[in-house]
């Protein structure tokens, strides 16, 4: 230096194939149940989808540049 994968709320993950309100699992916050605690149930907060452009009426998803991380080859 060359080739794949990957980056999505505090963790882990889907979702890009075929653009159209960002979903699920834990977690954390309030109620509810209970004698009480754990489970159980019900609402909520919390994401500018790594990053900077570009295409579109409209981008997590398509193009391009850069970073970073794992993995092969050398």
């Nucleotide at each position: 230096c060359g080739c794949g994968g990957g980056g999505u709320g505090g963790a882990g993950a889907a979702g890009u194939u075929a653009g159209g309100c960002a979903u699920c699992u834990c977690g954390c916050c309030a109620g509810g149940c209970c004698c009480a605690u754990a489970a159980c149930c019900u609402g909520g907060a919390g994401g500018u989808c790594a990053u900077c452009g570009g295409u579109u009426c409209a981008a997590a998803u398509c193009c391009g540049g850069u970073c970073c991380c794992c993995g092969c080859a050398a």
Transfer RNA from a Patescibacteria group bacterium, 74 nucleotides, folded computationally.
Model confidence (mean pLDDT): 81 of 100.
It matches the Rfam family "tRNA". Gene Ontology term of the family: triplet codon-amino acid adaptor activity.
The organism belongs to Bacteria candidate phyla, within Bacteria.